[in-house]
RNA sequence: UGGGGAUUGGCCAAGUGGUAAGGCUCAGGUUUCUGGUACCUGCAUCGGGGGUUCGAAUCCCUCAUCCCCAG
Numbered sequence: 001u002g003g004g005g006a007u008u009g010g011c012c013a014a015g016u017g018g019u020a021a022g023g024c025u026c027a028g029g030u031u032u033c034u035g036g037u038a039c040c041u042g043c044a045u046c047g048g049g050g051g052u053u054c055g056a057a058u059c060c061c062u063c064a065u066c067c068c069c070a071g
Stems, first nucleotide, its partner, number of pairs: 001070007010024003018054001026042005047063005
C1' cells in the first nucleotide's frame, strides 16, 4: 500500500429490512436467624458520522479500532 474479516448491555453471544433472544455478572424483591441456593423483576435504540427506505443492528458510503492474507 492492496484485499478480506470483526465491532450488539459490565462480560460472552443470537438476530441478514418490521420497534434486540439467551447465558453469566450486577441491582431490587420474596424466601432464610445470617450467608448460600431457589424464584420474581429490572438494566443495550446495536463502534462514530452520513445516506436509502413508510420502517435499518440488518442495505450503501465514509471514518475509527483490532485481527488475518499478499507485497